[in-house]
RNA sequence: GCGGGAUUAGUUUAGCGGUAGAAUGAUUGCCUUCCAAGCAGUAGGCACCGGUUCGACUCCGGUAUCCCGCA
Numbered sequence: 001g002c003g004g005g006a007u008u009a010g011u012u013u014a015g016c017g018g019u020a021g022a023a024u025g026a027u028u029g030c031c032u033u034c035c036a037a038g039c040a041g042u043a044g045g046c047a048c049c050g051g052u053u054c055g056a057c058u059c060c061g062g063u064a065u066c067c068c069g070c071a
Base pairs, nucleotide, nucleotide: 001070002069003068004067005066006065007064010024011023012022013021018054026042027041028040029039030038047063048062049061050060051059
């Protein structure tokens, strides 16, 4: 330099154009003499910039970081 892949919540991850989910963690309440466990809630996320579309995490282009291969 070229090709391919990945990027979604603090962490691990699902999501085939129509309200973004789970587990775990955090936190509040209940329960308990207290703690843990258990139960019920709450908050928290689409790497960035453009384009297409009535509508984009999803499709297209570019940028950034990481991984693999070729030279």

This is a predicted structure of a 71-nucleotide RNA (transfer RNA) from a Patescibacteria group bacterium. The sequence is in RNAcentral, with records from ENA. The source organism's lineage runs through Bacteria and Bacteria candidate phyla.